[in-house]
The RNA shown here (Bacterial large signal recognition particle RNA) has 264 nucleotides and comes from a Sumerlaeia bacterium. A source record names the gene ffs.
Formats: sequence, structure tokens, C1' cells
RNA sequence: CCGCGCUAGGGGGGGAGUUGGCGGUGCCCUGUACCUGCAAUCCGCCUCAGCAGGCCGGAAUUCCCCUCCGAGGCCACUCGGGGUGGGGGUCAGUCGUCCGCACGGAGUUUUGAUCCCUGGGUCCCGCGCAACGUCCUGCUUCGAACCUGGUCAGGCCGGAAGGAGCAGCCAUAAGGAGAUUUGGGCGGGUGCCGCGGGGGCGCCUGGGGGGAGCCACCGGCGGGCUCAACGCCUCGUUCCGGUUGGUCGAAGAGGGGUGCGCGG
Repeated sequence: CCGCGCUAGGGGGGGAGUUGGCGGUGCCCUGUACCUGCAAUCCGCCUCAGCAGGCCGGAAUUCCCCUCCGAGGCCACUCGGGGUGGGGGUCAGUCGUCCGCACGGAGUUUUGAUCCCUGGGUCCCGCGCAACGUCCUGCUUCGAACCUGGUCAGGCCGGAAGGAGCAGCCAUAAGGAGAUUUGGGCGGGUGCCGCGGGGGCGCCUGGGGGGAGCCACCGGCGGGCUCAACGCCUCGUUCCGGUUGGUCGAAGAGGGGUGCGCGG
């Protein structure tokens, strides 16, 4: 050095958690790697730290050690964001309300804005007129045996002249009815009516001057007031993400190490 047969070791590993500690079951990472049984109110063990049984392969690509890189996990500090609990004070913000500005939008305006002068209406008082209602008067008609007037047959009185006078007829009174044509009085939720006076600047409207703004509806900005629900400040707790430091570390890469017997 070669061949054969064996043995140690191996047939996944790691993180957090749990535990006095180790390993496993369960979770996560890595990524492919024998089988069966056991196990979270757990299971098995004790630094050679899963146990029990079976099977495979075996001294090296495969076993052991070191280094690098590094998936991922954990811890601490710090920063940012979200949720939640306690406390605080103040309205600077949201909400409500009031005032102002006039930056943007809308509206209005040379078919003339704000402003100035002036007249009328709308409002109140008085008067008139008209219409309406009602009453009176006036008009027409009816209206008297009874107690109106006129005329009064017959009858009566008288010597006569003549006189009084019933009925009837005519007219009229009180009163009734009617017509609305006269005149008057009164009334008021009457009036496209007229006159006079008052009041007022809100609204409508006419005339004149003058010549570019007016308004504040929406947004914006400024100020005052109000409310402690939110926002704010502060103290915790929890979740997510980032920086820094620490720790463990799979897979991968590199380096090193490791037997026994027989035969040639």
C1' cells in the first nucleotide's frame, strides 16, 4: 500500500419555551434525513443525561474537532408607529357660537355698485266723496156706522128767509202695504277715490349727482367665548417596525483528526 472481516461512532441539526439540569413529545428555523412504542393536569433520564425493541451502513463524500460565512431565534438600550389603562392641566387643534378680513370659488354690478340729495307708496290721525246697510221724511195705493172734513136724498125745526143734520158718496188722519225716484240722520274688518297733517328709513318705487365696486353663501385666515368627548401633557402596559450592542446558531465552505484482527 492492497484485500477480507469487525469495532467505536453514525443513520439529522438548531432556537425559544419548560426544567434544578439534560433530552424528547408540542411551537419555530433549516431542508430530506431508517422503522415501531411512550409523553404537557407531560414522558424518560442525571453531566457518557430520552428510554425500550428491531434494521441499515461503517473508519471516511458519510464519524469527531476547529475556523469562516450565516437562515433564524432570544436579551438589553434607543427611536418611530398602533392599541389600551390611570392621572393632569389647558383650549393652541377637532366640535359649537359670535365678531372681523376679503385670499380663492359662487352671486351681483357700466342695462350703473357703495355713497349723497330728493319725491311717492307701505304705517297712523282727521276731513271729504262714493258705495252699502238701517231709520226718518217725501211719493203711490188702501184706510172712518162708531168720535175727521165736504156734500148731504128722505126725514126734522121754523110763518118765512133759512138752519141743524142720519145713511150714502167723495176726501183725508192714525195706521197698513208698496216703490225705490227726493232730502236728512246714523254705522263700519266698505273703497285700484280725493284733501290735509304726522311718522319712518325696514321694504317697494320715481328723479338727480357721481363713476367701481358690493355681498359674506362655501372654502381660507385672524380674534373673543364655551365644552374636558377626542386631540394635548404625563405615568404604565401591550403589539408592530427600525438602529446599536450582546448571545445561541441550522444549512454551506475550508482545515485538521480517528481504530482492531487476518492474509498478501